[in-house]
C1' cells in the first nucleotide's frame, strides 16, 4: 500500500464485498508440556446447604462446669483455684468484598471556591478529674405461647445512667481596639453577662477519661467548562423565579413555611420521549476520529420491591430495625420466620463462563497491653487451549531416487521424496529412582550491650497454606508427542475419478444442464500450528460525513424569486486597551496502563525501578502585528442631489381598426364543408360565395429582431393620469450607513376552487362521423367548464441557464441596445475612447468528458440552500396550511449489486443523404389449376433405415433401392468372430477338396480322397484348431474436434506498421471533393507507407501470323495441336486542375470484348461423427457378424421441383436440309437377315481423328390433310400380347404392339427465371449403370422483346443523426390480471404495559400539643 465487481469495451461518479488489527467470546475438528494472566455480555430470575464480623476478663456482675479442701445427714453444704456460654458495656459492624437495577444529573471528568461546614480512632499543645445518687439487664421465682417470642415479681454491678461543685483559649448575647477581605464579614487582643465536663482498671507504671486550640485523614456543599439520540418533542414551569422574616440543618439554599413581587428557562434547543452507570483507560487508526466501558484503579448508585426514620463521628445501613407489597418456608391456624447483585454451590435462561478445595505462612483489616482470636479480603490450589508468551514431537548422513499411491503422450516417463528402510548422533519434554530452597521480616520466649522499670540495637530459640513445589543429579530409550483449514480470481496452492442446473459450494464476482482446477472423493499442494478454522461484534480500508480531507450544468445535491430579522464577515487612518491571539513562569493533570533507559525470573509473556509524555485546566508576567471594544478622523464601498437618458416595467381610465361570430336587409342558386379518402353536420323553410348596416366578446397582424423591460413569475395597438425602476454625466452632500442572510414578510406562469359578472373564439369533459382487429386515441363535424373582467384563495412547473447572492482579479476578435468623450467637420456619418447592458467564436486556467471560458463552470474570499448507493418514496405516520384538489415537512420494514454521468466501436431505426444489383419498373416465358414423376412433411406399419427444416432443407447426401446396396424389420444362425496383428500350445490323415445327410439359406454333419515352402540335421514358415491380448459397432455426441461445405457474396471491403490526436476505450490513415464495376485512379488532407482483397497473371472463345499433324495416297482449305501478334483510353475532338469521361477514327474485336476457374477479415455454436479421420461416452453369445424374407416403393392429405398438355405459329402422314460434343473390349456392334415393333441371328471392325454409337439429330423448309370439336389435342388409367435385362421383375423394372381414351379448354391470392447468341423453342451426348432417367451434367441449332427511369418492395455499401440496444429490433422493455411466497401498515376489537393530572381511603415513621402516663 490496495483489490474485485455496472460496460462490447473506455473514463468518471457511487454503492457493494475482500485481504489487516482486536475480542469477558461461542461452535467444529484437533491436542504433548509449561509460565502468566482470565472465566455468567442472559434472568438486578428463584434459592436448598455451609461459611463470609467480630472482639476485648487489663470495663462489670455473675454463673454452669472442673479440681482440690472442709462438714457432714454420702449426697448434699460451704470454701478456694480456674472458668465456657449468655448478659450490661466500650470498640468495630459506613472498612473490605459484590452488582450495574436506577440515573443525562454538578451523577462523573477537570479547574476553582466554603468570609457557609462536620471528622470516631491517630499525631502535637494547653487545662482537668472534687463529691454524690437512683436504677437495668443478667441470676432466681413464676405466668402465657405450638413456636418465634412476650410478660410480671424479687434482688443487683459498672469506664452503663443522672444532679451538684469546678472552668475558659469554648459556646451565645452586647461592647471596644488593631488589622484585614469578598457584599454579608473576617482575624487578633480586651470588657461584661450567662451556659456546660469527666472513670476508672490494675502489676504503680501505663492504658483509658473530661474540655479546649491545632494538624493529618475522610466527608458535605456551591460553582465555570466538559460529558448521548430524537424536532415527526417548541413552548416549559406556581414553590414555580426573586424578596422579607421564621423554621430546619454539620453548613449555605424554597430546603420548609408565612406574606409580598411576577418572575425563571427556552432554536447556542427549554420540556418532553428514547438509551445509558462516569472516569483513568481498551480497541482501531499516519493522525485527526470512530467504537468500547471486562479484568485492574477512582468516583457514583444499589442490596428481594416501595417507604421511613432510629443509633451513631459517620448511614437513612448488602449479611441492622420498623412499615406496606409480592415470593418462598414453618404451623397446633392462633401466629410466626425469611432476602447469596459476599465464596463456594443448586435450579432456571442461554451459543456461553469454575471447586459447595487448602490457609490465615506472607500482605492487609477489625477487637485486644498482649498471647491472641476473626477475616470466602487476601494468598495458595482444583476446572477450561478462553487468550498471550515459552518449549517439544528429533539431528545428520542415506538414491537400487525401493515398495505402495497418484498421474501421464503409459516399452517408459513424472511425482510423492532424502521422504521411508538403513548407519551414526542427541536426550529437551515424558516417565523412573534420588537431591532440594527462596518466599521469614516480624511478634513472641532467652540472653547479651547502651540507658530510667521501657526503648532501640546484637545473637539464639520459634513461626510455610501452597510443598517435596520451584529448582537440580542419575538412568534407559527416537524413545512419550501433529493436527486445522484451504488450493478459479481477489488469494499462496492442480490433477485424475465421480456426479451431471441433480447433490451441492458461494465473502463479493459467480461455479454445476457429461470432459467442473469452483460440488464430492483421492493423489500432490499452500498457509498457519497446539492449534487450525467459522461464526458474531468493533475499527481499518471508506477521502463512503471530507477540522484535516469532498461534492452540487448534465452523475445524488442551487431554495421558484426577492424583502429582510437574527447570526456569520466586512473599507482606510489615528490612539487607548488587552478579550481572542502569541511567548515566559507557577499550580494541578492519582496511580496502574502507554513510551524510553536499566534490572528480576534460564528467554519471553509477566514483573519491578527510573524518566520522559499527558496536546487539558487554573493562575501569573510580558509582546500588540492581526481580530475584538473604545475615542477620534477619512472617501475609493454604499447612498443621496442636480442635469440628460431608455425601455412591451406596474396600475387606472379612454379611444381604434381589421379578423370572427351572430342578427337583419339585399341580390343568387345548389351545393356547402371537411378529407389520406370519405362520412356526420349545414342547405331549396334558399345554406356556401357576395354586398350593407348593426351589435357582441376577445386578441392586438404588419413594425418585430439570439431588440428592449422587470427580482423572478412575465409584459406587445394607441393615448392620458399616476408610479417603480435602470443606465450616463456632474464629483455637490452624508461618512461604512456594507455584504449575505436559519426562521419570517411579500410576490408568484398555466390548471383548478369560492362569489358575482361576462361568454365572439378557442375548447377538456360528453355525445356524433370516420380509421381500426379493436379506437374509451390521433383526423373531421359538434360541444360544457374553462378561456375574459372584479374580489378572494390555492402556491405549484423541466418556476431551466437544469449554473445561489456579492466583491476583485485573469489574452483576445467580433456582432449588436442604451449613454458619454475626443479628433476632424458647416454639419450628420465614419474613426478612435469610455461606461453599463445583450449575443457569437476563442487562449490560458479547469473539467470524468461534454463543454465552458471577463455574462467563467478559471483564480481567491464571504454569507446561506442543497447532496451522500438503486428502488420502497416528490410515499406512510404524525404536525403546519388549505373550502376542496392538494401542498410543505418527511421515514422505516423489505429488496436488488448495482442504479447512474459523458465519451468510444458497432447493430438498428415505419431518421437523412449519396450509390448498386434482373430489385422495382418495362418486357418475354413460366409456376400456382390438371395428369403423370421424383422429393419432402404428415399418417400407417414388424419396418416403412439414417440425415438434411426460411433465404442457404424439400429431382437434396442418392453420378440411379426388385435381391445386392441396406445402416431398417421379421426368422434362423456364429462368438477371437465377416476383418488386422502379436503371443502359446497343439497339428500330416492336418490344410485343402468333399459325394452325401438335414435346412429357406446361412449354418451344421459327414463317407472318401488329400497336400506346400526352407533347412544337413534338430526345427523353423504357411495353413488349421484352442486359448490370450484383442477385433469389430451407419451406436451416441458435428454443442469436445479436424476436414470439406453452404451463405452473406464476386458484396468492396477488412487490417497492419510507424507517426499524429485523446486520461482512455478508440480515432486518423480508410474522412473529405471528384470518378470507377472496384479502397479503380486523381487531387486534397497529420498522416506516411504496407498487407489480405478488387483487377492483371490461367483456361475456353471472336481476328490473324508461322510450324507440326491428320488414319488408301497428293496437295489447298476446313480442321486439331502449338509458338506467337491483336487493344493501350493508344490517336482525334469536346469537357476537366487531374483521375477520367462523352464523341469519333481505324479494327475481327473498344473502354474489365463475351464465358469460366479463382470466393479477403468473418458471420451463421449453419451443414456433416452416415464418405474419411479423430477425442471422449456407451455394446462385447452383442448395439457384432452370417443368412432368407420383407422394408426403404404403404397412402384420408399437404407442400416443393420438374415432365406432358389443353391444341391450328398446332396434331397426323410423306418427302428434304443442316450440327457440336461426347462414349466404346464383361465395351461399342456395322454390312446382311428376321420381326408391324420392342428386339432377335450373326458377327465384319475398332483399345478408336481410322471402326462402331450414327447415314448422327430435332425443331426448319416442301406437299398433303385434319377446321375448332374435350377434337385426327391429350395422353392418363387399364385389359391383352409381347421384348429385354437379370438366379429372380408378385409386392417393385424399362421397352414394344393392340385396344382403353380420365382430368385438363391457358389456371385465385400469389410468385420464379432472364437484359443477347441472352430468354424461349428444339433436338443430341456423358456419368451412374446387369437393367432402369420426365433428373443431372454437357453439346450445339432457332433465335427475340424491353429497360422512361431509382418514387417504391427485397438485398448491400459509404457518410451522417438518434439510441434506455450489445444474445445487437426476432433487441430493450411498461403495466394489469391468476397462482404462491416475504416483509411492511391499516383494520371491528380484544389483550398487556407505562405516564400525568384530578380525587377517596391512608401504614410505618417524623416534628408538635396536654403542666398527660412512667421513672
Nucleotide at each position: 500500500a490496495g483489490a474485485g465487481u455496472u460496460u462490447g469495451a473506455u473514463c468518471c461518479u457511487g454503492g457493494c464485498u475482500c485481504a489487516g488489527g482486536a475480542u469477558g467470546a461461542a461452535c467444529g475438528c484437533u491436542a504433548g508440556c509449561g509460565g502468566c494472566a482470565g472465566g455468567c455480555c442472559u434472568a438486578a430470575u428463584a434459592c436448598a446447604u455451609g461459611c463470609a464480623a467480630g472482639u476485648c476478663g487489663a470495663g462489670g456482675g455473675g454463673u454452669a462446669u472442673a479440681u482440690g479442701g472442709a462438714g457432714c445427714u454420702u449426697g448434699c453444704u460451704u470454701c478456694a483455684u480456674a472458668g465456657a456460654g449468655a448478659c450490661c458495656g466500650g470498640c468495630g459492624c459506613a472498612c473490605g468484598g459484590g452488582u450495574g437495577c436506577g440515573u443525562a444529573a454538578c451523577g462523573c471528568g477537570u479547574a476553582u471556591g466554603c468570609a457557609a461546614c462536620c471528622u470516631a480512632c491517630c499525631u502535637u499543645c494547653c487545662u482537668c478529674a472534687g463529691g454524690g445518687g437512683g436504677a437495668u439487664a443478667g441470676c432466681c421465682u413464676c405466668u402465657c405461647g405450638a413456636a418465634a417470642g412476650a410478660g410480671a415479681g424479687a434482688u443487683u454491678a459498672a469506664c452503663a445512667c443522672c444532679g451538684c461543685a469546678u472552668a475558659a483559649c469554648a459556646u451565645u448575647a452586647u461592647u471596644u481596639u488593631a488589622c484585614g477581605g469578598c457584599a454579608u464579614c473576617g482575624u487578633a487582643g480586651g470588657a461584661u453577662a450567662a451556659u456546660c465536663a469527666a472513670a476508672u482498671a490494675u502489676u504503680u507504671a501505663u492504658a483509658g477519661g473530661a474540655g479546649g486550640a491545632a494538624g493529618a485523614u475522610g466527608g458535605g456543599c456551591a460553582u465555570g467548562c466538559g460529558u448521548g439520540u430524537c424536532a415527526u418533542u417548541a413552548g416549559u414551569u406556581a414553590g414555580u423565579u426573586g424578596g422579607u422574616g421564621a423554621g430546619g440543618u454539620a453548613a449555605c439554599g424554597g430546603c420548609u413555611c408565612a406574606c409580598c413581587a411576577a418572575g425563571a428557562c427556552c432554536a447556542c434547543g427549554a420540556u418532553g420521549a428514547c438509551u445509558a452507570g462516569g472516569g483513568g483507560a481498551u480497541c482501531u487508526g499516519a493522525g485527526a476520529g470512530g467504537a468500547u466501558g471486562a479484568c485492574c484503579c477512582c468516583c457514583c448508585a444499589c442490596a428481594c420491591u416501595g417507604g421511613u426514620a432510629c443509633u451513631g463521628a459517620g448511614a437513612c445501613a448488602c449479611g441492622g430495625a420498623c412499615c406496606a407489597g409480592a415470593c418462598u418456608c414453618c404451623u397446633a391456624c392462633g401466629g410466626g420466620a425469611g432476602g447469596c447483585a459476599g465464596c463456594a454451590g443448586u435450579a432456571a435462561g442461554g451459543a456461553a463462563u469454575a471447586u459447595u478445595g487448602g490457609u490465615c505462612a506472607a500482605u492487609g483489616g477489625g477487637g485486644g497491653c498482649a498471647a491472641c482470636c476473626c477475616u470466602g479480603a487476601a494468598c495458595c490450589a482444583g476446572c477450561c487451549a478462553u487468550g498471550c508468551c515459552g518449549c517439544g514431537u528429533g539431528c545428520a548422513g542415506g538414491a537400487a531416487g525401493a515398495c505402495g499411491g497418484c498421474c501421464c503422450u503409459a516399452c517408459g516417463g513424472g511425482u510423492u521424496g532424502u521422504a521411508a528402510a538403513c548407519u551414526g548422533c542427541u536426550u529437551u519434554u515424558a516417565u523412573a529412582c534420588g537431591g532440594g530452597a527462596a518466599u521469614a521480616a516480624u511478634u513472641c520466649c532467652c540472653c547479651a550491650u547502651u540507658c530510667g522499670u521501657g526503648a532501640a540495637u546484637g545473637g539464639g530459640g520459634u513461626u510455610g497454606a501452597a510443598u517435596g513445589u520451584a529448582c537440580u543429579g542419575u538412568a534407559a530409550g527416537a524413545a512419550u508427542a501433529a493436527g486445522g483449514a484451504u488450493c478459479g480470481g481477489c488469494u499462496a496452492a492442480c490433477u485424475c475419478c465421480g456426479u451431471g442446473c441433480c447433490a451441492g459450494c458461494a465473502g463479493c464476482c459467480g461455479c454445476g444442464g457429461u470432459a467442473a482446477u469452483a460440488c464430492g472423493g483421492a493423489g500432490g499442494a499452500u498457509c498457519c500450528a497446539a492449534g487450525c478454522g467459522u461464526u458474531a461484534u468493533c475499527c481499518g480500508g471508506a477521502u463512503u460525513u471530507a477540522u484535516u480531507g469532498g461534492g452540487u450544468u448534465u452523475a445524488a445535491a442551487g431554495g421558484g424569486u426577492g424583502c429582510g430579522u437574527a447570526g456569520g464577515c466586512g473599507g482606510c487612518c489615528u490612539a487607548u486597551u488587552a478579550a481572542g491571539u502569541c511567548a515566559g513562569g507557577g499550580g494541578u493533570g492519582a496511580a496502574a496502563g502507554a513510551c524510553g533507559g536499566u534490572g528480576g525470573c534460564u528467554c519471553a509473556a509477566c514483573c519491578a525501578u527510573c524518566g520522559c509524555a499527558g496536546u487539558g485546566c487554573c493562575u501569573u508576567u510580558g509582546a500588540u502585528a492581526c481580530u475584538g471594544a473604545u475615542a477620534g478622523g477619512c472617501u475609493a464601498g454604499a447612498u443621496u442631489a442636480c442635469a440628460c437618458u431608455a425601455g412591451a416595467g406596474g396600475u387606472a381610465g379612454g379611444c381604434g381598426g381589421a379578423a370572427u361570430g351572430u342578427g337583419a336587409c339585399a341580390a343568387g342558386u345548389a351545393g356547402c364543408g371537411g378529407u389520406g379518402a370519405a362520412a356526420u353536420g349545414c342547405a331549396u323553410a334558399g345554406a356556401u360565395a357576395u354586398g350593407u348596416c348593426a351589435c357582441a366578446g376577445a386578441a392586438c397582424a404588419c413594425c418585430g429582431a439570439u431588440u428592449g423591460c422587470g427580482a423572478a413569475g412575465g409584459c406587445a395597438g394607441c393615448u392620458u393620469a399616476c408610479u417603480a425602476u435602470g443606465g450616463u454625466g456632474u464629483c455637490a452632500a452624508u461618512g461604512a450607513c456594507g455584504c449575505u442572510g436559519a426562521g419570517g414578510c411579500a410576490c408568484g406562469a398555466a390548471a383548478g376552487c369560492g362569489u358575482g359578472g361576462g361568454g365572439a373564439u378557442c375548447a377538456a369533459a360528453c355525445a356524433g362521423g370516420a380509421u381500426u382487429a379493436g379506437a374509451u386515441a390521433c383526423c373531421c363535424g359538434g360541444g360544457u367548464a374553462g378561456u375574459c373582467c372584479a374580489c378572494g384563495c390555492u402556491g405549484u412547473a423541466a418556476a431551466c441557464g437544469a449554473u445561489g447572492a456579492g466583491u476583485a482579479c485573469u489574452a483576445g476578435g467580433u456582432g449588436u441596445c442604451g449613454g458619454g468623450g475626443g479628433u476632424a467637420u458647416c454639419g450628420a456619418c465614419c474613426c478612435c475612447c469610455u461606461c453599463g447592458g445583450u449575443g457569437c467564436c476563442g487562449g490560458a486556467g479547469c473539467u470524468a468528458a461534454c463543454g465552458c471560458a471577463u455574462u467563467a463552470a478559471g483564480u481567491a474570499c464571504u454569507c446561506c440552500g442543497c447532496c451522500u448507493g438503486g428502488g420502497g418514496a416528490c410515499u406512510a405516520c404524525g404536525g403546519c396550511c388549505g373550502c376542496a384538489a392538494g401542498g410543505c415537512u418527511a421515514a422505516a420494514a423489505c429488496u436488488c449489486a448495482a442504479a447512474g454521468g459523458a465519451a468510444u466501436u458497432g447493430a438498428c431505426g415505419g431518421g437523412g443523404g449519396c450509390c448498386c444489383g434482373c430489385a422495382c419498373a418495362a418486357g418475354c416465358a413460366g409456376c400456382g389449376g390438371a395428369g403423370c414423376g421424383u422429393g419432402u412433411g404428415g399418417u400407417u406399419u414388424a419396418a416403412u433405415u439414417c440425415g438434411a427444416u426460411g433465404c442457404a432443407a424439400c429431382g437434396c447426401g442418392c453420378a440411379g433401392a426388385a435381391c445386392c446396396u441396406u445402416a431398417c424389420c421379421u426368422a434362423g444362425g456364429c462368438u477371437u468372430g465377416a476383418c488386422a496383428u502379436g503371443c502359446a500350445u497343439g497339428u500330416g490323415g492336418u490344410a485343402c477338396c468333399g459325394a452325401c445327410c438335414u435346412g429357406a439359406a446361412a449354418g451344421g454333419g459327414a463317407a472318401g480322397g488329400g497336400a506346400c515352402c526352407c533347412g544337413c540335421a534338430a526345427g523353423g514358415g504357411a495353413g488349421c484348431a484352442u486359448g490370450c491380448a484383442c477385433a469389430g459397432a451407419u451406436g451416441c455426441u458435428g454443442c469436445a474436434u479436424g476436414g470439406c461445405u453452404g451463405u452473406c457474396g464476386u458484396c468492396a471491403g477488412c487490417u497492419c506498421g510507424u507517426g499524429c490526436c485523446g486520461u482512455g476505450a478508440g480515432g486518423u490513415g480508410u474522412u473529405g471533393g471528384g470518378u470507377u464495376a472496384a479502397g479503380u485512379c486523381c487531387c486534397g488532407c497529420a498522416a506516411c507507407g504496407a498487407g489480405c482483397g478488387c483487377a492483371a497473371c490461367c483456361c475456353c472463345u471472336g481476328c490473324u501470323g508461322c510450324c507440326a499433324g491428320u488414319u488408301a495416297c497428293c496437295a489447298u482449305g476446313u480442321c486439331u495441336g502449338g509458338c506467337g501478334g491483336g487493344a493501350c483510353c493508344g490517336c482525334c475532338g469536346g469537357u476537366a486542375c487531374a483521375a477520367a469521361c462523352c464523341g469519333g477514327a481505324g479494327g475481327a474485336a473498344g473502354g474489365u470484348g463475351g464465358g469460366g476457374a479463382u470466393g479477403a477479415c468473418g458471420u451463421c455454436a449453419a451443414g456433416u461423427c452416415a464418405g474419411c479421420a479423430c477425442g471422449g461416452c456407451u455394446c462385447u453369445u452383442a448395439c457384432g457378424u452370417c443368412u432368407a424374407g420383407g422394408g426403404c416403393u404403404a397412402c384420408a392429405c399437404a407442400c416443393a421441383c420438374g415432365c406432358u398438355a389443353c391444341a391450328a405459329u398446332g396434331g397426323c402422314c410423306g418427302g428434304u436440309a443442316c450440327a457440336a460434343a461426347g462414349g466404346g473390349c464383361a465395351g461399342c456392334g456395322a454390312g446382311g437377315g428376321g420381326g408391324c415393333g420392342a428386339c432377335c441371328c450373326g458377327g465384319a471392325g475398332c483399345c478408336a481423328a481410322u471402326c462402331c454409337c450414327g447415314u448422327c439429330a430435332a425443331a426448319g423448309c416442301c406437299g398433303g390433310u385434319c377446321u375448332c370439336a374435350g377434337u385426327u389435342c391429350g395422353g392418363a388409367u387399364u385389359g391383352c400380347a409381347g421384348g429385354c435385362u437379370g438366379a429372380a421383375a408378385c409386392c417393385c423394372g424399362c421397352c414394344u404392339g393392340c385396344a382403353u381414351g380420365a382430368a385438363g379448354u391457358c389456371g385465385g391470392a400469389g410468385u420464379u427465371g432472364c437484359u443477347a447468341g441472352u430468354a424461349a423453342c428444339c433436338g443430341c451426348u456423358g456419368g451412374u449403370c446387369a437393367g432402369c432417367a420426365c433428373a443431372c451434367a454437357g453439346c450445339g441449332g432457332u433465335g427475340a422483346a424491353u429497360a422512361c427511369g431509382u418514387u417504391c418492395c427485397c438485398g448491400g455499401g459509404c457518410c451522417u443523426c438518434g439510441u434506455a440496444c450489445a444474445c445487437a429490433c426476432c433487441g430493450c422493455c411498461c403495466g394489469u390480471c391468476a397462482c404462491g411466497u416475504c416483509a411492511u401498515g391499516a383494520a371491528a376489537g380484544u389483550u398487556g404495559g407505562a405516564a400525568a393530572c384530578g380525587c377517596c381511603u391512608g401504614a410505618a415513621g417524623c416534628c408538635g400539643g396536654u403542666g398527660g402516663c412512667c421513672c
About this RNA:
Predicted 3D model of a 1415-nucleotide RNA (small-subunit ribosomal RNA) from a metagenome. The prediction has a mean pLDDT of 84.